[in-house]
RNA sequence: CCGUGCUAGGCGGGGAACCAGCGGUGCCCUGAACCCGCAAUCCGCUUUAGCGGGGCUGAAUUCCCUCUCGAGGGGUGCAGGCCCUGGGUCAGCGCUCCGAUUGUGGUGCUGAUGGCUCGGUCCCGCGGCGAUGAAGGCCCGUGAACCAGGUCAGGUCCGGAAGGAAGCAGCCUUAAGCGGUCACCUCCAGGCGCUACGGGAGCGCUGAGCCGGAGCCACAAAAGGCAGGCGCGACCCGGGAAACCGACUUCGACAGAGGGUGCACGG
Numbered sequence: 001c002c003g004u005g006c007u008a009g010g011c012g013g014g015g016a017a018c019c020a021g022c023g024g025u026g027c028c029c030u031g032a033a034c035c036c037g038c039a040a041u042c043c044g045c046u047u048u049a050g051c052g053g054g055g056c057u058g059a060a061u062u063c064c065c066u067c068u069c070g071a072g073g074g075g076u077g078c079a080g081g082c083c084c085u086g087g088g089u090c091a092g093c094g095c096u097c098c099g100a101u102u103g104u105g106g107u108g109c110u111g112a113u114g115g116c117u118c119g120g121u122c123c124c125g126c127g128g129c130g131a132u133g134a135a136g137g138c139c140c141g142u143g144a145a146c147c148a149g150g151u152c153a154g155g156u157c158c159g160g161a162a163g164g165a166a167g168c169a170g171c172c173u174u175a176a177g178c179g180g181u182c183a184c185c186u187c188c189a190g191g192c193g194c195u196a197c198g199g200g201a202g203c204g205c206u207g208a209g210c211c212g213g214a215g216c217c218a219c220a221a222a223a224g225g226c227a228g229g230c231g232c233g234a235c236c237c238g239g240g241a242a243a244c245c246g247a248c249u250u251c252g253a254c255a256g257a258g259g260g261u262g263c264a265c266g267g
Stems, first nucleotide, its partner, number of pairs: 001267006009057003012030004020046005034054005063260006072251005078246001080245002083240008092232005097225002101221007114211008122200004127195004132189002135186003139180004148173004156165003
């Protein structure tokens, strides 16, 4: 160095969680790498760390170690980004707002804006008329056993008679009272209306007269712009949240590189 046969080993790995710790079942990431039984209110072990049974491979491209790379997972609010929020600064941007001026239209010498005078509108006082409401009158009805009237049957009284007298009931008319009423009359009332007179107030609006002699009104656009307000933004100083990006840290599959490693027999 080669051949044959064995053995160690290998036949997936990793993360988080669970656990005194180590594995497993389960979850997640990778990868493609045997079979059966047990197993999360767990199953089995003990630093030699799954247990039990069976099969394949086998000292090397396949086993072990180190380094590089790095999918993916975990941890930490870390002067970061993103997000929320308190305060401050900047007139930075936009809007609101004002607006010389311009245009269009209407109106105006049959006289604009404006001014003066006298009034109205407003307030108070006090009258007239009307409306409304209450009361009363008028009117109608009812209404007196006897102490209202008229007429008074019957009956009673006076008289010789003729004839008189008083007078109950009834009927009629009325007084007081009770009830009703469209209109009419009187009187009273005031948060009703109109109007006369007097006093007051006076920004505004408005009527008339006079002065005066060219503008006035509406809409649209607009250079420019004071203050204030609203919205957005920039920067500074804080506070907060942690899903995402980043930072730091931790474990780390696959892959790559390097190194290491038995026994027996024969040649």

The prediction has a mean pLDDT of 82. The RNA shown here (Bacterial large signal recognition particle RNA) has 267 nucleotides and comes from a Solirubrobacteraceae bacterium. Its Rfam family is "Bacterial large signal recognition particle RNA". Rfam links the family to the GO terms SRP-dependent cotranslational protein targeting to membrane, signal sequence recognition and signal recognition particle, plasma membrane targeting. Of the family's consensus pairs, 90% are formed in the model. The gene name in the source record is ffs.